[in-house]
Molecule: Bacterial RNase P class A
Organism: soil metagenome
Order: sequence, then structure tokens, then C1' cells
RNA sequence: GAGCCGGCCGGGCGGCCGCGUCGAGGUGUCCAGGGUUCGUCCCUGGCCCUCGCCGAGGAAAGUCCGGGCUCCACAGGGCAAGGUGGUGGGCAACACCCACCCGGGGUGACCCGCGGGACAGUGCCACAGAAAACAGACCGCCGGUGCUGAUCGCUUCGGCGAUCGGGACCGGUAAGGGUGAAACGGUGGUGUAAGAGACCACCAGCGUCCGAGGUGACUCGGGCGGCUCGGUAAACCCCACCUGGAGCAAGGUCAGACAGGGAGCGUUCGAGGGCUGCCCGCCCGAGCUCCCGGGUAGGCCGCACGAGGCUGUCGGCAACGGCAGUCCUAGAUGGAUGGUCGCCGGCGCCGGAGCAAUCCGGCGUCACAGAACCCGGCUUACAGGCCGACUCGU
Repeated sequence: GAGCCGGCCGGGCGGCCGCGUCGAGGUGUCCAGGGUUCGUCCCUGGCCCUCGCCGAGGAAAGUCCGGGCUCCACAGGGCAAGGUGGUGGGCAACACCCACCCGGGGUGACCCGCGGGACAGUGCCACAGAAAACAGACCGCCGGUGCUGAUCGCUUCGGCGAUCGGGACCGGUAAGGGUGAAACGGUGGUGUAAGAGACCACCAGCGUCCGAGGUGACUCGGGCGGCUCGGUAAACCCCACCUGGAGCAAGGUCAGACAGGGAGCGUUCGAGGGCUGCCCGCCCGAGCUCCCGGGUAGGCCGCACGAGGCUGUCGGCAACGGCAGUCCUAGAUGGAUGGUCGCCGGCGCCGGAGCAAUCCGGCGUCACAGAACCCGGCUUACAGGCCGACUCGU
């Protein structure tokens, strides 16, 4: 200098104004209910005011996986549907994490893998190409039989032969050419009319046997075999394993209004209502009161102590686990956690000073994004910055 991996932060301080939960207080000529010794009294709750504590994230996001919790369902077995898929471990669980194996990429640190099965069966393989899966043959190469052009030679003038070409048919071949992401092992040789694993040597691959290492995936070594079998399963499918459904608008509880039901009192022996602070009085008069009840509107619970955070130590390569200590940290429901100003800070641009490092001034900018039952993950977004390990080059 270039790179690679991991961890962390993601503005700070102050002034003014403002919001929410909780706690304390105030009494406000406030509201409701209850009590009452009837007093401008007491209690409880609400509203308001004052003070105090606390008040978003690394992703709170997408809602993609996995669980807790709640309700419903459930003898057992099977089918269907969905999911997972190298091996070993971690975890409450997972499609997550760790370590390793295998394959691919990189000089390397390291990265990527949607990583069971393609000799159970079916399907598909665009374009190009002759041919895309079971063999086949476009050009080419080789052999044979006809035809034919040119030249030369011979001739009994009808033709015949040789050389060099062209073309047709029959057959052999798959070495070479060309296409493609992929073409039926590769290189060299023997062989042949030309060729070919037809045969040979080496190499690659597959199958099988033996030995060694590893918990295992798998690796290493040796022997033998036929010589070679295409790809695709995020195509159907097969194999192994897993999975009941719905979700905090779950669910529970208090309970207006209003259907309905029951009981009591009452209709001239007047319930109840109006006038009134109360009594008397006057007027109107057939309903009134209580209980049960379903659970709507609405309120409350669920709902903030949890597979919790931090520190130390021990075990483990690690993920993680054990033990000890310590901490308590949002809870809204039209949905709070904000706005503005100043100073400082980071970054960029411009100007000035200076040999330079750097300093001074001005302007701009400081992201992605907002909890809603909770937790573990994954994925995606993100201005700018800090720290650490490692690699390559000089």
C1' cells in the first nucleotide's frame, strides 16, 4: 500500500416549549358514587394543577422460520398436505449457531454451496447442431459397382487402358471438422482399406474386495473388473425424519343500554310524579321498585421478572453450559418517547496562513428508521466512525 474476517458505536452538553406511565401533593367555588353526628363534614374514584423518577432500536422493519403463553380439538393406526435433508455437536426449539467433511473459487487471509437418491419409474434438455440419451451419421475418411470430363497411349475406329478430377448408389468407420452449457473417457502407441478400448502402457473416473485412520461424514494405501455409464429432483417421484388448528382482535373478568323472566307494592283505602330546601297544601295520575339474566358499548386484567442483562470464574477448539455475585430497565390504545435555539463534535466543499505537519474562517450536511403479548433467529435498510486478529506485495 492492497485485502480479508470479527466485534462495537451510531452524536454530546445546555436553555425554552411540549408528550406518556408511575409516585407524592394541592385542593380547584369542578364531576360521580358512598357514608353521615346533616356541617361549606368525611371516604373513594375521575378531571385539572404542581413537583419528582423513568421513557425505543441495532435493526423496534419484513412478518420468513422456531418457541413460550391462551383457547379449541385429541384412544390407537393409516392416507393426504406441508416442511427438513453431508457428519458430529449446541439450543426450549428451529430452516438458527459452532466445529468438521466433500465440491467449487482465490497466490493467500478467506469466501461460496438450494450438499439424500439420476443403475425404481416417468418427464424435460431452449438456440445452435447431423445427432441431446439411444443410439444415430451432415461434411469428411476408406472399400466396391456403374456413369462421366480432361490429357496421354494403343486400336481392327466399335472401343480399351493409364493418370488426374466430378458425381450417383451400396457398404465400412467415428480418428478429424463444425455446433453447444453439455457430444458417449484423455494422451501416446499397436493395428487397419480407413478406423475404433479392437488391443497395449500411463492417467482420470466408476464398481468391488482387503488393510489403516476417524464417534462420523470421509480420507489414505493396495488388488481385481468391465473398459466408461450425460445433465436435471427449487420437475414429478423415491427414501429417512418432523409437523393437530387458530392466534393477545388469543383468552379472562366487571358490566351501562336493550330483548326476556320472576317477585313485591299499587289503581279512589292513591304506587309514583310535578310545584318546594323541608312540612302543609294544590295539581296530574297507572304504573312503580327490586332481583335474575345473556354479555353489546365501555372499563379492567392478560402486560412487562424473563429460556433476562452485566461481571467474575470453571469446563469445552467453538457454539454453549455450570457456579457465584450484582442489576431491574418503556408499556401507549388515534397510539407518548418530541420540537426549537446555542455551543461542541464528525464528514464534505471553498477561501486564507504555513516549506510541511497543521491551523483559522465560511457554507453545507450528520443516516436507516418508531415498540404494541413476549422471547430466540434469519433477511433486508443504514450518513459516518472506532477497535482487534490475520493475509499478500514492497